Large-subunit ribosomal RNA, domain VI from Candidatus Roizmanbacteria bacterium RIFOXYA2_FULL_38_14, 267 nucleotides, folded computationally. Model confidence (mean pLDDT): 82 of 100. It was read from a public genome assembly.

[in-house]
Context: one part of a larger RNA
RNA sequence: CGAUUGGAUUUUUGAGGGGAGUCUUCCACAGUACGAGAGGACCUGGAAGAGGAGAUCCCUGGUGUACCAGUUGUCCCAAAAGGGCACCGCUGGGUAGCUACAUCUCCCUUUGAUAAGCACUGAAUGCAUAUCAAGUGCGAAACAAACCCCAAGAUUAGAAAUCCGUAUAGAUUACCAGAAGAAUACUGGUUUGAUAGGCGCUCGAUGUAAGUCCUGUAAGGGAUUUAGUCAAGGCGUACUAAAAUCAAUCUCCCAUCUCUUUAGUUG
Numbered sequence: 001c002g003a004u005u006g007g008a009u010u011u012u013u014g015a016g017g018g019g020a021g022u023c024u025u026c027c028a029c030a031g032u033a034c035g036a037g038a039g040g041a042c043c044u045g046g047a048a049g050a051g052g053a054g055a056u057c058c059c060u061g062g063u064g065u066a067c068c069a070g071u072u073g074u075c076c077c078a079a080a081a082g083g084g085c086a087c088c089g090c091u092g093g094g095u096a097g098c099u100a101c102a103u104c105u106c107c108c109u110u111u112g113a114u115a116a117g118c119a120c121u122g123a124a125u126g127c128a129u130a131u132c133a134a135g136u137g138c139g140a141a142a143c144a145a146a147c148c149c150c151a152a153g154a155u156u157a158g159a160a161a162u163c164c165g166u167a168u169a170g171a172u173u174a175c176c177a178g179a180a181g182a183a184u185a186c187u188g189g190u191u192u193g194a195u196a197g198g199c200g201c202u203c204g205a206u207g208u209a210a211g212u213c214c215u216g217u218a219a220g221g222g223a224u225u226u227a228g229u230c231a232a233g234g235c236g237u238a239c240u241a242a243a244a245u246c247a248a249u250c251u252c253c254c255a256u257c258u259c260u261u262u263a264g265u266u267g
Stems, first nucleotide, its partner, number of pairs: 001153001006164007016150004022050007034039001051107006060100004067093005072086005110145003117138004170246004174190005195241003198237005204230003211224005
């Protein structure tokens, strides 16, 4: 831009397209059928695993560079407290998120038409013959469905429901943000507000802060104190920061005005 012949929102149908389709071992049948023996099944049922795919973060782990603690050297610092630099200085842990080595699910089953192949009935050819004779079947991980995903630019442009009627439905831009993200897009919110920050509580992490007191010559230890501190999580709370604009055609009828062209009529 088109389409649906007013403007929108949501949900859909599925022409068509894509994906998936796997394999192994073990157990039972059964040491059976078969076979002189050696050996050793089909079929059917069951179990486990490998590989592949998707999803998720409850568990187990990883990461977690503005979380907590310990600690070395040096500098700031009278000391202490608290900091800077040294790979995040190093070490021990670790929330959210992300993640696999973690967890869950699937690779199931059935049908159709067939291939090689195996057949039925049966003539040409009184027999025989599955048939480049008429006719009738079975038969594969391949093909077409079934399963999963996309899908009406499928220009043959589909369907349904609901909303809107002149500032409403809805949309755009801006702003506050996001388990969304390169930009864009997408999603939530914009005072009729819990969208983000702050604050309060809390989950959880670390592991018992500072100061004071007690004890020890001291390094230290103990009590106050399961303290203190804390990122992304949860709940709450307007304290801070979050707006404006745009927004609907066509057809018909009536009245008036302007312009252009003109049928007809009269001269």